[in-house]
Molecule: transfer RNA
Organism: Candidatus Woesearchaeota archaeon
C1' cells in the first nucleotide's frame, strides 16, 4: 500500500429491516451449623465511531478507528 473477516453486557456468543437476549462472572433471596453445590430474583447495553438509505438500522450502503488474516 492493495484485498478479505471481524467489533453487541466485566468474559464467552445470539438476535427475518420491526421486543436487543442466553450462558459464565457479580449483587441478592432460599437452602445449609457456615461455606459450597442446587433453586429463583436482581443489576449491568448510547450495539467502535461519524455519516447515509428506509415509516423504522445491531442488522442494508460509505467514511475513519481498532483487532485478526491475505498478497505485493
Nucleotide at each position: 500500500c492493495c484485498c478479505c473477516c471481524u467489533g453487541u453486557a466485566g468474559c464467552u456468543c445470539a438476535a427475518u429491516g420491526g421486543c436487543g437476549g442466553a450462558g459464565c462472572a457479580u449483587c441478592u433471596g432460599g437452602c445449609u451449623g457456615u461455606a459450597g453445590c442446587c433453586c429463583g430474583g436482581a443489576a449491568g447495553g448510547c450495539u467502535g465511531u461519524c455519516g447515509g438509505u428506509u415509516c423504522a438500522a445491531a442488522u442494508c450502503c460509505g467514511g475513519c478507528c481498532g483487532g485478526g488474516g491475505g498478497g505485493a